This is a predicted structure of a 98-nucleotide RNA (c-di-GMP-I riboswitch aptamer). Its mean pLDDT, the model's own confidence on a scale to 100, is 83. Its Rfam family is "c-di-GMP-I riboswitch aptamer". From the family's description: GEMM was predicted in a large-scale screen for bacterial structured RNA regulatory elements. Its family is annotated with cyclic-di-GMP binding in the Gene Ontology.
[in-house]
RNA sequence: UCUGCGUUUCGGCAAACUUAUCGAAAGGUAAGGACGCAAAGCUGAGGGUCUAAAAUCCGUGUAUGAAAUAUACCGGAUCAUGAUAGCCGGCUGCCACG
Numbered sequence: 001u002c003u004g005c006g007u008u009u010c011g012g013c014a015a016a017c018u019u020a021u022c023g024a025a026a027g028g029u030a031a032g033g034a035c036g037c038a039a040a041g042c043u044g045a046g047g048g049u050c051u052a053a054a055a056u057c058c059g060u061g062u063a064u065g066a067a068a069u070a071u072a073c074c075g076g077a078u079c080a081u082g083a084u085a086g087c088c089g090g091c092u093g094c095c096a097c098g
Stems, first nucleotide, its partner, number of pairs: 005098003012037002017032006035086001041091003046088002048084003055078005061073004
């Protein structure tokens, strides 16, 4: 000097919940608030998880229609182009001691 591990923290972050706000939702942002965190810093071109507006498909649903293999609505299924970094992964890094 470098790498890893353990202990440590002047200081740092902030779960649930509440209020406001954005969003179809998942969820985000701000304030309050602390369950926790040694990377709870950064990263959503990897995996996982959450959501499903739009789209596609289905309906023995409703309405319109003379009718249709029509249109609209409603219900269901699939689906990320959405979200999550406090699930894993990747990148970077701090005080003191051993």